This is a predicted structure of an 89-nucleotide RNA (SAH (S-adenosyl-L-homocysteine) riboswitch aptamer) from Hydrogenophaga sp. BPS33. RNAcentral holds the sequence, with entries from Rfam. Its mean pLDDT, the model's own confidence on a scale to 100, is 75.

RNA sequence: CGAUCCGAGGAGCGUUGCAGCGCCCCCACCGACACCAUCGGCAGCGGGGCGUGAGGCUCGGACCAUCCAUGCAACCACGCUCAUCCACA
Repeated sequence: CGAUCCGAGGAGCGUUGCAGCGCCCCCACCGACACCAUCGGCAGCGGGGCGUGAGGCUCGGACCAUCCAUGCAACCACGCUCAUCCACA
């Protein structure tokens, strides 16, 4: 530094859908063959369809656990509800 894991970033319901993931089909490629066709394989910075899909981001930690004191971020498609804080009435 990267990966992975864990924690935090207040919460719930609904909707859409990018990435990613799963399945299917087509094309390309390879092999078999009776070489039209059919069958099998499947590796491609190829295509399409269906389903899933709004913590994928930021911060902190990492061998694990406990106690005390103090302070404390920013952000996250759309709609609704609650909570919390500030101001005004």